[in-house]
RNA sequence: GCCGAGGUAGCUCAACUGGCAGAGCAAUGGUUUUGUAAACCAUAGGUUGUGGGUUCGACUCCCAUCCUCGGCU
Numbered sequence: 001g002c003c004g005a006g007g008u009a010g011c012u013c014a015a016c017u018g019g020c021a022g023a024g025c026a027a028u029g030g031u032u033u034u035g036u037a038a039a040c041c042a043u044a045g046g047u048u049g050u051g052g053g054u055u056c057g058a059c060u061c062c063c064a065u066c067c068u069c070g071g072c073u
Stems, first nucleotide, its partner, number of pairs: 001072007010025004019056001027043005049065005
């Protein structure tokens, strides 16, 4: 330099053909217990890497760009 995969909650990852952004773990509060842990219930947590474009509507499609991984040279 070229090709491919990826970037979404604190962490690991979903989100189908464009149509309400979710789960598990972690965090916080509560129930339970003599107390802790475990269990159960609830709550909070997101400029979907960044900047544009298309669309009534974009994590999803298009363009540019940054970063990570793999392959080729």
Predicted 3D model of a 73-nucleotide RNA (transfer RNA) from an Elusimicrobiota bacterium. The sequence was found in a public genome assembly. NCBI's taxonomy places the organism under Bacteria, Pseudomonadati, Elusimicrobiota. Its mean pLDDT, the model's own confidence on a scale to 100, is 80. Its Rfam family is "tRNA". Gene Ontology term of the family: triplet codon-amino acid adaptor activity. By type it is a transfer RNA.